[in-house]
RNA sequence: GCGCCCGUAGCUUAAUGGAUAAAGCGUCUCCCUGCGGAGGAGAAGAUUGCAGGUUCGACUCCUACCGGGCGCA
Numbered sequence: 001g002c003g004c005c006c007g008u009a010g011c012u013u014a015a016u017g018g019a020u021a022a023a024g025c026g027u028c029u030c031c032c033u034g035c036g037g038a039g040g041a042g043a044a045g046a047u048u049g050c051a052g053g054u055u056c057g058a059c060u061c062c063u064a065c066c067g068g069g070c071g072c073a
């Protein structure tokens, strides 16, 4: 340099173009307990890498860029 794949919450992952983007772990609060890191209940947290485009409607489709991985040279 060329080709392919990936980028969603602190981490790991879901979401067939259609209602307020879902869950596990973690964090916080409360309960329980002799005390708890165990058990129970609840809460907060992502304008989906970034900028455009298509569409009535985009995490999803298209383009450029950024970052990561793999292959070729």
Base pairs, nucleotide, nucleotide: 001072002071003070004069005068006067007066010025011024012023013022018056027043028042029041030040031039049065051063052062053061
A computed fold for a 73-nucleotide RNA from a Patescibacteria group bacterium, annotated as transfer RNA. NCBI's taxonomy places the organism under Bacteria, Bacteria candidate phyla. RNAcentral holds the sequence, with entries from ENA. Its Rfam family is "tRNA". Its family is annotated with triplet codon-amino acid adaptor activity in the Gene Ontology.